[in-house]
Predicted 3D model of a 109-nucleotide RNA (Glycine riboswitch aptamer).

RNA sequence: UGCGGCGGGAGAGCGUGGUGGGUCACGGGCCGGCAAAGGCGCCGGGGCCGCACCAUCGCCGAAGGAGCAAACCCUCCCCGGGAAUCUCUCAGGCACCCGUACCGCCGCA
Numbered sequence: 001u002g003c004g005g006c007g008g009g010a011g012a013g014c015g016u017g018g019u020g021g022g023u024c025a026c027g028g029g030c031c032g033g034c035a036a037a038g039g040c041g042c043c044g045g046g047g048c049c050g051c052a053c054c055a056u057c058g059c060c061g062a063a064g065g066a067g068c069a070a071a072c073c074c075u076c077c078c079c080g081g082g083a084a085u086c087u088c089u090c091a092g093g094c095a096c097c098c099g100u101a102c103c104g105c106c107g108c109a
Stems, first nucleotide, its partner, number of pairs: 001109008013057001015056006021049004026044003029040003058094003064090001065088003072080001
């Protein structure tokens, strides 16, 4: 330095709308039965949901990606070169979990 295992390890939306799904009761329909109970999402309009997808607005930086200061190059300047947890936010992410830069321990090369 690379690979594998274990442990630690941040930030920012339970945003809004639509479609679907789930669930709850109501009305209708159907089954049931003497009746009642009970059953069927078949139909209608509603309530709710850390559910899925799409759109949109806002936000975060620590996978990945991109940008740059000095040294260096050049007689000098330009150009070149050039790091990060800095900057951007394309990608990624915004409850928990998972994952992640980075850190520690163990093993192998």
Its Rfam family is "Glycine riboswitch aptamer". Gene Ontology term of the family: glycine biosynthetic process.